[in-house]
c-di-GMP-I riboswitch aptamer from a soil metagenome, 75 nucleotides, folded computationally.
RNA sequence: GCAAACCCGUCGCGAGGCGGGGACGCAAAGCUUCCGGUCUGGGAUCGAGUGCGAUCCGAGAUAGCGGAGUUGCCG
Numbered sequence: 001g002c003a004a005a006c007c008c009g010u011c012g013c014g015a016g017g018c019g020g021g022g023a024c025g026c027a028a029a030g031c032u033u034c035c036g037g038u039c040u041g042g043g044a045u046c047g048a049g050u051g052c053g054a055u056c057c058g059a060g061a062u063a064g065c066g067g068a069g070u071u072g073c074c075g
Base pairs, nucleotide, nucleotide: 001026002025006021007020008019009018010017011016024064030070031069032068034067035066036065037062038061039060040059042057043056044055045054046053047052
């Protein structure tokens, strides 16, 4: 310096975001979804038969899940 959980308000179908309060932690807990993970919404196919399983597609979220890129304080 930042700000978790939680509380209040607000946006969103949702994961979650934003503002205020508040500090669990963080030497990049600054920024960026390029890669993987996890989470949310939807679509399709197949199998089963008792509402279940598998696969695929694409959209969104998480930068405080990890990798990668980039910028950076004191000494």